[in-house]
Predicted 3D model of a 146-nucleotide RNA (c-di-AMP riboswitch aptamer (ydaO/yuaA leader)) from an uncultured Myxococcales bacterium. Of the family's consensus pairs, 92% are formed in the model.
RNA sequence: AACAUGACGCCGCCGAGUCCCGCCUUCCGCGGGAGCGGGGGACCCAACUUUUUGGGGCUAAUCUGGCGCGAGGAAAGACUUCGCCAGACGGACACUUCUCGGUCCGAGCCCGUCAGCUAACCCCGUAGGCGUCGAGGAGCGAGCCA
Repeated sequence: AACAUGACGCCGCCGAGUCCCGCCUUCCGCGGGAGCGGGGGACCCAACUUUUUGGGGCUAAUCUGGCGCGAGGAAAGACUUCGCCAGACGGACACUUCUCGGUCCGAGCCCGUCAGCUAACCCCGUAGGCGUCGAGGAGCGAGCCA
């Protein structure tokens, strides 16, 4: 000097996941609200079936084709699932949006045979994980000074 790691503070990113109040007042925890987010649930409308080849929900996290003589299945087929390739589509990158480039993500979890939409009404969540790519146009807003 560079790199890596740890702690604290500030700033920021993905995400609904923030703020306030009360009780207990070490800690731990238990409640209530606002805001934000999600689900269930009429008439009408939609659908008129397509139900183990289950079905459905959160989320960007899905769909299609091909290959594997992969796995499940007694076997073949249907079907389910895994991997690879290609495509379509979806999402993120310091206010909003457009354009031009660039770099990444497409996981996971839940309900439990059951749910179209849906006013009233009912119910649930308020986590977790990270450290920034630039350029130009238009717009909105903030701060400081006089």